[in-house]
Context: one part of a larger RNA
C1' cells in the first nucleotide's frame, strides 16, 4: 500500500416512546370596547432572567362556597424569610384594586333640550350648556359598492376564467329572502328558504370552446300581520281669509275586488284566543331541569425468575365498575379512576304553571267617495335574469317623455284576440339552511421529531430587510441523581484509578453509513490496470471428518452507470460520498371487464329505531330496462322513402353470452391530476436613509498671475473720435492645494474593497461643491438624454396575493418473475421535434367457411427490363439526289446562270429517348384445381405505443453517373440482438442467448509463434508486392495469339565501301546534299538519297540510309493475359493486429483439422397443448396481459426460548426476498395465517435536509511606519506593564465638536468563547463605580420649504384638496467668564468676580438680509533681543559659549493667582517653598466703512414706541430634557474592512503657499 478480520473514534440513520399537531362527531356559546376593548410597554418576587399570573392594594385583596393537611407558580435545586386545624395553599362564584400607550377622547358628529344670539325690527345662521347614542377590535360565514389578469378556446378580438381574486362600506348569531301585480295550463297550485329529483334536459354559444335553467315531484321547516288612502273627532302653524301645511285618535287593509258611506237584518263577552325574541308592552310568584367547584365509590395473597412483578406457576375474590392512565416490565382486586348515585350559599341558561297585559261582528240592498304618481308604461343607451340583441318577454339603472282608479290596471317569453291568475309604486316577520377565532367531553384501518402546525424545546423566537415583509434549527441519563465522595496528573480544560448503578457519565436509550484510525492474515517493488469475472498453485484459519473461509502468484475474457438517440466508452446530459425525505393520488360523472345480488332492478333527500364504533327498517319521487322507424305529425312489428301492394335503409323474428344495483380493476372527463422548472400578467400594498431633479436654510473654495470697463492727467480734435502714461480690479479668465471628478496605465479580480489603491490626469468664483430639513413613485416619478437613476434589483423597482397561472418543453420517475411483442408509414392537420383516423403490437371473447400462408399446376390482363427506327412522336450524325421556296450575286426585255448561304423532301449509311413503341420478358398480381400447415385467418370488444429511423444490396429521381448526401421503392441488419468472424469496428459475414455442463459435429472464418487448428500439392511473384489510390509511363516476367526476317546465314556488332553528271536548277555576298522556293532525273554499282544526322561564311570533314565481308541460329514487331514496377509529398511514430515469412504472399487443387450462447448428448425450470406417454416453444426497447416479494397500519385467530431494531461467516428459496443461528441492544412490543386499507419499494430530477471527505496541512492572515534589549508579573511572555534606544504621522496618523452609535468610560477580578497567532491583554465575560447647568445645546419664544387640518367643498367607498389653527430648523431671538478639582463629570461641582428673566393685549417703526473688490481694524499665532533658573564645560580651575525651561493673569487700585524649579516624606484628600515675569518683529481674525456689478438678494418673533386693562415686587423664584464614551477597532459597509462621514482650532524652518521636505506639542509602530 490492496483484500479479509478484530477494536476503536466521528456522526446521528434506525427501532422504540409522546408532552405536541391534525381531521371529525356532539354540546354549549356566537361577541368585545367611553363603564376605556383587543393588542403592548413598564412594572411587580427576598435574589438577575425567560415564561405564567397580577397592577403602585401588582405570583395579590375582601366576601360566599367547597375542600381538609401542608403550603409560598414555573425553568430550578439549594438558602433566607414566613403562612397553617382559630382551617392555610388550592377550586368555583360575586365584588374592590386595575400605571402608561392604543378607537384614545379636555376632540368630533349625530339626535334630543336648554340658552344666548348677528347683518336685520321679528326670526335664524352662529355660540355655548345638558342628556344619549356612535366610534375601534374580532377567524370564518353574510348584505352591498368597486372590480382585475394569467388561463382555456391549442393564435385572437365576442366569449372563457369570474362577478372569481382583490379592495371597500356594514350588520347579525346567523345574514339574506318573504306572505303573489305568482306559478301554471288541469278536476290547478298557494309567502319565504334549504335538501333530492327533473338534467347535464329545455335552451344559450365566433351554435366554438363552453355556459346552463325553471316549472312538477319527493322532503326538511311551518307563522303571518302592521300600515297609506275615503269618513269622523280634535290640535298647531301660516292666510291673500278662498284656503294652505302639518300632527294625534278613531277607522281601515282585500282580489270568487275590498273598504268608506247610506238603509236594513241578525248575534253578544266565557268557561274563547293569544301575549313579552314579528306583528303593543312592564313585572312578580312557585316549582323543575342544566351550567359554573365538588362527594360517595367492590374486590389478592403466596412462590419462582428478576435491579424492580403488573410476567409466569398456584390459589381466591370483585362486577350497573374487564374504558382509560399510573406505579422499578402485560395490574378488574396498589394509586388515581370507570360503572353507578348524590351535591349549591352566589351567579347564569332553558322549559312549566299562575298572577298580569291585549284582542274579539256578520250578511243582504244601494250609492260610485277610495284603493300608495313625477310612478305603471313607452323610446335610447346600459346591467341582471341560464337567455352573448336575438322574434327577447320580465326585473332594474341613467335620460327624456308620461297614464289610468275597479266600466281601473298587471301578467301568462314579440305582438294582437280570446281564455286564465293576480292586485305595483309602503313596512315587518321566527324556523328549516352558512360559519367555527374561542370553550368542554369523546373518537380516528391521521402523523410520530428531515413526520405532524411554520413552531411537542425561551417560536413567530434567533436572524435578514430602511421597509412592507421573509423566517430556521432545535425532543429522550436514570427506576431512583443514587449527577460520581476520596487519591493521582495537569494553570485549568481534561484524564486514570475507586465508588454508585441492571446497564446508560450530563456532547448522556439504541447507535447504521460516509470519512478517519490502530492492531494483524494473506498478497504486493519489470509492472500497463472501467479494477471485474473465469480459471487457480501458495500461504493462513475454522472443523473429529466431509468439508468450508480468507487472501490471491499466474493466465484467459472485459471501453463504468443514467438519460436521450439513427447510433454513446464517448471528447453529448447528469451524479463528490453516506443517511433521510422525494413523484400516476383523490372527489364526481360517462365506458369496458370482473365478481357478488335480484329477475325487472335500484332508491336519493329524509324519517324511524339502536349503538362505544358500526349498524338496521321505512322512504319507489326518481333513474335505467320492457320498441322501434321517421326531421315531424305520426304509425307500430314494423317504418321511412315512394304514386305504389315494388326494390331498398333501419329494425322485430327474441335474449340468462340479457336487464339492473353494488364491491374492485383497465381507461377517459372535469378538477393543480405524475412531480420540480420559466420568462411574464393583474390586483393591493411598501420605499427618494442610496441615487436624479426640484423646495427652503446654512457653510466652503492655500497661494500665485492675467489686468476688462469706468476713471485721472498728457497728446489730439471746431467739438468727438482716437491715442500714451497711470489708477482699477472684470472675468462660466490662467496655474495650482483643500474639495470635487472619474481620462490613462498598472496591481486586484475565491480582492484589504460586491468597484478600491498607487502614479499620473480634469475642474478648482463657479451651469461650483457640499450639510441639515422637505416634495414627487411603478406604465409612475425624475432625466443637460445614457434607457440613465428610482435601497448592491430597472426596456418597466421590491412585497405579499390570484397561484399548485400556463410550458406542444427539458430532466426526473423507486421491488421480482413469466408470456407475447411494435413503429419511425399513409392521410388531415397555422401541421412538420405536436396530434386524430387508418396500418403495425397486446388481451379478452365470438365465429367454423378449403378462411388465410405456403409450394405445385392450370388459365389470365399487362406494356416494365430489353429491343426497335421502312411504325409514330421527337432528338440528331454523314453522304448523295435534285425537285420545291427563300436569300445573294450575275444578267435584265423576257428566258434565265451560278451558289462552299437558309430551310423543306427523297434515297443511302450508323445511332438516340423517362414524358417514342410495329415488338416484349423475367418477377409481381388475380382466378381455379391440388396438396401441406390448422385457426395462425376473419369479427367484436379494452389497453397501447409508434408517426425523428439508420447502414448495407438492388431499381430509380435530385445533386457533378460527389458525400458516412438526400428523396422514393424492393430486400436484409441495427433499431429492440447477445454469440463467433471481420486486429479493435450499431448497419458486413455466419447464426436468433430459457438454465447447467471439464461432452460430442459443424457455419462464416482459419490452422509458422503470440493464438484453437496443415510447416500438403501445381504454377505465378522478388515487389516484403502482399500489407491503401488513379490517369499515364516503362525492353520487368508468365502463358497465349498473330505478322515478318532467317544456315541461299537474319539481328546485334565488327572490317571494308558508301561513288559520278553536279557547285542539280533558283535565290543569293556565299547556298556546293544539309537557310529557303523547285524539280528529284541520269550514269557507275555488290551498293550509295540532286541525300539522315553532325557540321562550315561558303566549301571541307564526320556519319547514316544501302551493299560486301567476318560471325552462326534464332531475330525483329503486334495483340491479348496473370503476377509485378514507377506514378506514391504533412505536419509526436503508426497503411500485414504484432512478431516474422520469399511463403507463413497470390491463383489453382486435394484430404484433415479448429472455430460459435448453431445443432446434437445428459441433467433441470416454465408455458402451451395433451386422459397419458409425450410434442412444441422459452432474445428483446416503447408496450399489452399475468403471478409474486416486501413496507405501515386495522380486524380476527393464533404463537413465542424476551421482542424490535443494528452488525455478521459459512444456511434456505427460481427472483424480490427469508432466517428459530452469534454479537450488541437489556424490557419499550413483536411475530405468523387469513382477510382489508394505503403517504407502500430510490442511485440519478444542476432533486431537498443532514453529515462527511477532496483539494490541502496548501493558499491566506488586510497597506513594506519597523523593530531591539533589559526589568517585571505570571504555570506559561515575541505581543501585556515599566524603562531606554530606534522608527513612523505631523492640514495629521494632533486637538475640539454636530449626526450616529448606547455603557463601549472608570476600577477590581477572568480567559471557556471573540481576537486572523499566543495572551498573564482588550472595545471580550463578571462585578462595582460614573454623566450635577437660570446664562453650553434644545423645550416652556419666532417663523422658512414644507406636514397635519375644525368647519368648507369635491369624491362609487377608501379618500382627496384646503381656511382659520396648529406643527416644522438648516435660520431669527437669548443672560459667563477665570482658576481649581475627580480614577471616570465639569462654562454643569468648589473659589472668585459678573450677568439675565420674572404680566396680557392691540398698532406702529424696526428686525431685513445678495455677489465680488478695496480700505479701515486690530483679536489671535509665532519669531527674535532681554532678564531668571538648569544641564554642559574649551581649561589645572573658572569665566565665556552652547542647550533646555519660563518670561503668564484677575482687579481701577491696594494686592492677589500662577509660574520653571527645589526640599521633605510611606508619594501627597489643595504638603512646604518658589526666581524673572520687560521689549520688539511679524502675522492680520471679528467688526465697520466704501466702491463695482447683475442675476436685483427669507419669513415672524424677541427688542423699541405708544395704547389700554390687571397685579403688586422679593433677603424670593429660575422648572424639564441633553452632558459618561466614541470622529473610526464604538458611526455606515455582514468583519477589530487599506472604502465613506458635515463644521472648527490647526505650530516651527526653507518657502508665494493650509503645496512639498525635514521637525514641536501630541499621537502612534498598523495583533502572526
Nucleotide at each position: 500500500g490492496g483484500c479479509g478480520c478484530a477494536c476503536g473514534g466521528g456522526g446521528g440513520a434506525u427501532g422504540u416512546c409522546u408532552u405536541g399537531g391534525c381531521g371529525c362527531c356532539a354540546g354549549a356559546a356566537g361577541g368585545c370596547g367611553a363603564a376605556g376593548a383587543a393588542g403592548g410597554g413598564c412594572g411587580u418576587g427576598g435574589a438577575a432572567g425567560g415564561c405564567u399570573g397580577c397592577g403602585a392594594a401588582a405570583a395579590g385583596c375582601c366576601u360566599g362556597g367547597g375542600g381538609g393537611a401542608g403550603c409560598c407558580g414555573u425553568c430550578a435545586a439549594a438558602c433566607a424569610g414566613g403562612c397553617a386545624u382559630u382551617g392555610a395553599u388550592c377550586c368555583c362564584g360575586g365584588g374592590a384594586u386595575u400605571c402608561c400607550c392604543g378607537a384614545a377622547u379636555u376632540a368630533g358628529u349625530a339626535u334630543g333640550u336648554c340658552g344666548u344670539a348677528a347683518a336685520u325690527c321679528c326670526a335664524u345662521a352662529g355660540c355655548g350648556g345638558c342628556a344619549u347614542a356612535c366610534g375601534g377590535c374580532g377567524a370564518a360565514c353574510g348584505u352591498g359598492g368597486a372590480g382585475a389578469a394569467c388561463u382555456g378556446a391549442a393564435a385572437c378580438a365576442u366569449c372563457u376564467a369570474a362577478g372569481u381574486a382583490u379592495c371597500c362600506a356594514c350588520a347579525g348569531g346567523a345574514a339574506g329572502a318573504g306572505a303573489a301585480a305568482g306559478a301554471a295550463a288541469a278536476c290547478u297550485c298557494g309567502a319565504u328558504u334549504c335538501c333530492c329529483u327533473a338534467a347535464g334536459u329545455a335552451g344559450u354559444g365566433g351554435c366554438g370552446a363552453g355556459c346552463g335553467a325553471a316549472a312538477g315531484g319527493g322532503g326538511a321547516a311551518c307563522a303571518g300581520c302592521c300600515u297609506a288612502a275615503a269618513c269622523c273627532g280634535u290640535g298647531u302653524u301660516c292666510u291673500a281669509c278662498g284656503g294652505a301645511a302639518u300632527g294625534c285618535g278613531g277607522g281601515g287593509u282585500c282580489g270568487u275586488g275590498g273598504g268608506g258611506c247610506c238603509g236594513a237584518a241578525c248575534a253578544c263577552a266565557g268557561u274563547g284566543a293569544a301575549g313579552u325574541c314579528a306583528a303593543a308592552a312592564a313585572u312578580c310568584u312557585a316549582g323543575a331541569a342544566c351550567c359554573u367547584a365538588g362527594a360517595g365509590g367492590a374486590a389478592c395473597c403466596g412462590g419462582u425468575u428478576g435491579g424492580a412483578a403488573c410476567g409466569c406457576c398456584g390459589g381466591a375474590c370483585c362486577a350497573g365498575a374487564g374504558u382509560g392512565g399510573g406505579u422499578g416490565a402485560g395490574a378488574g382486586u396498589c394509586c388515581c379512576g370507570u360503572a353507578c348515585u348524590c351535591g349549591a350559599a352566589a351567579g347564569g341558561u332553558u322549559g312549566u304553571a299562575g298572577a298580569c297585559u291585549u284582542c274579539c261582528g256578520u250578511u243582504c240592498g244601494g250609492u260610485a267617495c277610495c284603493c300608495g304618481a313625477g310612478u305603471a308604461a313607452g323610446u335610447c343607451c346600459g346591467g341582471g335574469c341560464a337567455c352573448g340583441u336575438g322574434a327577447a318577454a320580465c326585473c332594474u339603472g341613467g335620460a327624456c317623455c308620461g297614464a289610468a282608479u275597479c266600466u281601473g290596471g298587471g301578467a301568462g317569453g314579440a305582438c294582437c284576440a280570446u281564455c286564465u291568475c293576480c292586485c305595483a309604486a309602503g313596512g315587518c316577520u321566527a324556523a328549516a339552511c352558512a360559519c367555527u377565532c374561542a370553550c368542554u367531553g369523546g373518537c380516528g384501518a391521521c402523523c410520530g421529531a428531515u413526520a405532524g402546525u411554520g413552531a411537542a424545546c425561551a417560536a413567530g423566537u434567533a436572524g435578514c430587510g430602511c421597509g412592507a415583509g421573509c423566517g430556521a434549527a432545535a425532543g429522550a441519563u436514570g427506576a431512583a441523581a443514587a449527577g460520581a465522595a476520596c487519591c493521582c496528573c495537569g494553570c485549568a480544560a481534561g484524564g486514570g484509578g475507586a465508588g454508585g448503578g441492571a446497564a446508560a457519565g450530563a456532547c448522556c436509550c439504541u447507535g447504521a453509513a460516509a470519512c478517519c484510525g490502530u492492531g494483524u492474515g494473506c498478497c504486493u517493488a519489470c509492472a500497463a490496470g472501467c479494477a471485474g469475472u473465469c480459471g487457480g498453485a501458495g500461504c493462513u484459519c475454522c472443523g473429529c471428518a466431509a468439508g468450508g473461509a480468507g487472501u490471491g502468484a499466474c493466465g484467459g475474457c472485459g471501453u463504468g452507470c443514467c438519460u436521450a438517440u439513427u447510433g454513446a466508452a464517448u471528447a453529448a446530459u447528469g451524479a463528490u460520498c453516506c443517511g433521510g425525505c422525494g413523484a400516476g393520488u383523490u372527489a364526481u360523472c360517462g365506458u369496458c371487464g370482473u365478481u357478488g345480488g335480484c329477475c325487472g332492478g335500484c332508491u336519493a333527500a329524509g324519517a324511524c329505531c339502536u349503538u362505544c364504533c358500526g349498524g338496521g327498517u321505512c322512504g319507489g319521487a326518481g333513474c335505467c330496462a320492457u320498441a322501434g322507424g321517421g326531421a315531424a305529425a305520426c304509425c307500430g312489428a314494423g317504418u321511412c322513402u315512394g304514386a305504389a301492394u315494388a326494390g331498398g335503409g333501419c329494425g322485430a323474428c327474441u335474449a340468462a353470452u340479457g336487464g339492473u344495483c353494488a364491491g374492485c380493476g383497465g381507461g377517459g372527463a372535469u378538477a393543480g391530476a405524475c412531480g420540480c422548472g420559466a420568462a411574464a400578467c393583474c390586483u393591493g400594498g411598501u420605499g427618494a436613509a442610496c441615487u436624479a431633479c426640484c423646495c427652503a436654510u446654512g457653510g466652503g473654495c492655500a497661494g500665485g498671475u492675467u489686468g476688462a470697463a469706468g476713471c485721472g492727467c498728457g497728446g489730439g480734435u471746431a467739438a468727438a473720435a482716437c491715442u500714451g502714461c497711470g489708477u482699477g480690479g472684470a472675468g462660466g479668465a490662467c496655474c495650482g492645494a483643500a474639495c470635487u471628478c472619474a481620462c490613462u496605465a498598472a496591481u486586484g479580480u475565491u480582492g484589504a474593497a460586491a468597484a478600491a489603491u498607487u502614479a499620473g490626469g480634469g475642474g478648482a468664483u463657479g451651469a461650483c461643491c457640499u450639510g441639515u430639513g422637505g416634495g414627487g413613485a411603478g406604465g409612475a416619478g425624475u432625466c443637460a438624454a445614457a434607457g440613465u437613476c428610482u435601497g448592491a434589483u430597472c426596456a418597466a423597482a421590491c412585497c405579499a396575493g390570484g397561484a399548485g397561472a400556463u410550458a406542444g418543453c427539458u430532466c426526473g420517475u423507486u421491488c421480482u418473475c413469466u408470456c407475447c411483442g411494435a413503429a419511425a408509414u399513409a392521410a388531415c392537420u397555422u401541421u412538420a421535434g405536436g396530434g386524430u383516423u387508418a396500418g403495425c403490437c397486446u388481451c379478452a371473447g365470438g365465429c367454423c367457411a378449403c378462411u388465410a400462408u405456403g409450394c405445385g399446376a392450370u388459365g389470365g390482363g399487362g406494356g416494365u427490363a430489353g429491343a426497335g427506327a421502312g411504325a409514330c412522336u421527337g432528338a440528331a450524325u454523314u453522304g448523295g439526289a435534285u425537285u420545291g421556296g427563300g436569300g445573294g450575286a450575275c444578267u435584265a426585255c423576257c428566258c434565265g446562270u451560278c451558289u462552299a448561304c437558309c430551310c423543306g423532301u427523297c434515297c443511302u449509311a450508323a445511332c438516340c429517348a423517362a414524358a417514342c413503341u410495329c415488338c416484349g420478358a423475367a418477377u409481381a398480381c388475380c382466378a381455379u384445381c391440388g396438396u401441406a400447415u390448422g385457426u395462425a385467418u376473419c369479427c367484436u370488444g379494452g389497453g397501447a405505443g409508434a408517426u425523428a429511423g439508420u447502414c448495407u444490396c438492388u431499381g430509380a429521381g435530385g445533386g457533378a453517373g460527389a458525400a458516412g448526401c438526400u428523396u422514393c421503392a424492393g430486400a436484409g441488419u441495427c433499431g429492440a440482438g447477445a454469440g463467433g468472424g471481420a486486429a479493435a469496428c450499431a448497419a458486413c459475414c455466419c447464426a436468433g442467448a430459457u438454465c447447467g455442463u471439464c461432452u460430442g459435429c459443424u457455419a462464416a472464418g482459419g490452422u509458422c509463434c503470440c493464438a484453437g487448428a496443415a510447416u500438403u500439392c501445381u504454377g505465378c511473384u522478388c515487389a516484403g508486392u502482399c500489407a491503401c489510390u488513379a490517369a499515364g509511363g516503362a525492353u520487368g516476367u508468365u502463358c497465349g495469339a498473330u505478322u515478318g526476317c532467317g544456315a541461299u546465314g537474319a539481328c546485334a556488332g565488327c572490317c571494308g565501301g558508301g561513288a559520278u553528271g553536279u557547285u542539280g536548277g533558283c535565290u543569293u555576298a556565299g547556298a556546293a546534299g544539309c537557310a529557303g522556293c523547285c524539280a528529284u532525273c541520269a550514269u557507275u554499282u555488290a551498293a550509295a538519297a540532286a541525300g539522315u544526322g553532325c557540321g562550315u561564311a561558303a566549301u571541307a570533314g564526320c556519319u547514316u540510309a544501302c551493299c560486301g565481308g567476318u560471325c552462326g541460329a534464332g531475330c525483329a514487331g503486334u495483340c491479348g493475359u496473370g503476377c509485378a514496377c514507377c506514378g506514391a509529398c504533412a505536419a509526436u511514430g503508426a497503411a500485414c493486429g504484432g512478431g516474422a515469412g520469399u511463403a507463413a504472399g497470390c491463383a489453382g487443387a486435394a484430404u484433415a483439422c479448429c472455430g460459435a450462447a448453431g445443432c446434437a448428448g445428459c441433467g433441470g425450470g416454465a408455458u402451451g397443448c395433451g386422459u397419458a406417454a409425450g410434442c412444441a416453444u422459452c432474445g428483446g426497447u416503447a408496450g399489452g396481459a399475468g403471478a409474486g416479494c416486501g413496507u405501515u397500519c386495522u380486524a380476527c385467530a393464533c404463537c413465542a426460548g424476551c421482542a424490535a431494531g443494528u452488525c455478521a461467516a459459512a444456511c434456505c428459496g427460481u427472483a424480490a426476498g427469508g432466517g428459530a443461528u452469534g454479537a450488541u441492544a437489556u424490557c419499550g412490543g413483536g411475530g405468523u395465517g387469513u382477510a382489508g386499507a394505503a403517504g407502500u419499494g430510490a442511485u440519478u430530477a444542476u432533486g431537498c435536509c443532514g453529515g462527511a471527505a477532496u483539494g490541502a496541512g496548501u493558499a491566506a492572515c488586510g497597506a513594506u511606519u519597523a523593530u531591539g534589549c533589559a526589568g517585571g508579573u505570571g504555570a506559561g511572555a515575541a505581543a501585556c506593564c515599566u524603562g531606554c534606544a530606534c522608527g513612523c504621522c505631523g492640514c495629521a496618523a494632533g486637538c475640539c465638536u454636530a449626526a450616529g452609535g448606547u455603557u463601549u468610560c472608570c476600577u477590581g477580578g477572568g480567559g471557556a468563547a471573540g481576537g486572523u497567532c499566543a495572551a498573564u491583554c482588550c472595545g471580550c465575560c463578571c462585578a462595582g463605580g460614573g454623566u450635577u447647568a437660570g446664562c453650553c445645546g434644545g423645550u416652556c419664544c419666532c417663523u422658512u420649504a414644507g406636514u397635519c387640518a375644525a368647519g368648507g367643498c369635491c369624491g362609487a367607498a377608501a379618500g382627496g384638496c384646503g381656511u382659520a389653527g396648529a406643527c416644522g430648523a438648516u435660520g431669527g431671538a437669548c443672560a459667563g467668564c477665570a482658576g481649581g478639582u475627580u480614577a471616570a463629570u465639569a462654562u454643569u461641582c468648589c473659589u472668585g468676580c459678573g450677568c439675565u428673566g420674572c404680566g396680557u393685549a392691540c398698532g406702529g417703526a424696526g428686525g431685513a438680509c445678495g455677489u465680488u473688490g478695496u480700505g479701515u481694524g486690530g483679536a489671535u499665532g509665532g519669531g527674535g533681543a532681554g532678564c531668571a533658573g538648569a544641564c554642559u564645560g574649551c581649561u589645572a580651575g573658572a569665566c565665556a559659549u552652547g542647550u533646555c525651561u519660563g518670561u503668564a493673569c484677575c482687579g481701577c487700585a491696594a494686592g492677589g493667582u500662577c509660574g520653571a524649579g527645589u526640599c521633605c516624606c510611606u508619594g501627597g484628600u489643595u504638603g512646604a517653598u518658589g526666581a524673572a515675569g520687560u521689549u520688539u518683529c511679524u502675522u492680520g481674525a471679528a467688526g465697520c466703512a466704501c466702491a463695482a456689478c447683475c442675476a436685483a438678494g427669507a419669513a415672524a418673533a424677541g427688542c423699541c414706541c405708544g395704547u389700554a386693562c390687571a397685579a403688586c415686587a422679593a433677603u424670593g423664584c429660575a422648572a424639564c430634557c441633553g452632558u459618561a464614551c466614541u470622529a473610526a477597532a464604538a458611526c455606515c459597509a455582514a468583519c477589530a474592512c487599506a472604502g465613506g462621514u458635515a463644521g472648527g482650532c490647526g505650530a516651527g524652518u526653507c518657502g508665494a503657499g493650509u503645496a512639498g521636505a525635514c521637525u514641536a506639542a501630541g499621537g502612534c509602530g498598523c495583533u502572526c

Large-subunit ribosomal RNA, half A from a Planctomycetota bacterium, 1568 nucleotides, folded computationally.
It matches the Rfam family "Bacterial large subunit ribosomal RNA". Rfam links the family to the GO terms structural constituent of ribosome and ribosome.
Taxonomically the source falls in Planctomycetota (Bacteria, Pseudomonadati).
The coordinates come from a structure-prediction model, not an experiment, and the mean pLDDT is 81.